Source information
Predicted 3D model of a 72-nucleotide RNA (transfer RNA) from Candidatus Vidania fulgoroideorum.

[in-house]
RNA sequence: AGGUUUGUAGCUCAAAGGUAGAGUUUCGCUUUGAUAAAGCGAAGGUUCUUGGUUCAAGUCCAAGCUAACCUA
Repeated sequence: AGGUUUGUAGCUCAAAGGUAGAGUUUCGCUUUGAUAAAGCGAAGGUUCUUGGUUCAAGUCCAAGCUAACCUA
């Protein structure tokens, strides 16, 4: 320099253009003599940034940024 991939909750990851979810973590409750385990509930998101398409974008398009990898 060229190319491929990646970015969503504190962490690991889903989400075929139509209400952003799960596990884990944290907190509360139930259970126990007490703890652990288990069960129930709650909290937690400017979906990397900017712009475009669309009635509607995490999703499609463009540019940029971040990280990983390939080629030279």

The RNAcentral record of the sequence draws on ENA. Rfam family: tRNA. The family's RNA type in Rfam is transfer RNA. The source organism's lineage runs through Bacteria, Pseudomonadati, Pseudomonadota, Betaproteobacteria and Candidatus Vidania. The prediction has a mean pLDDT of 82.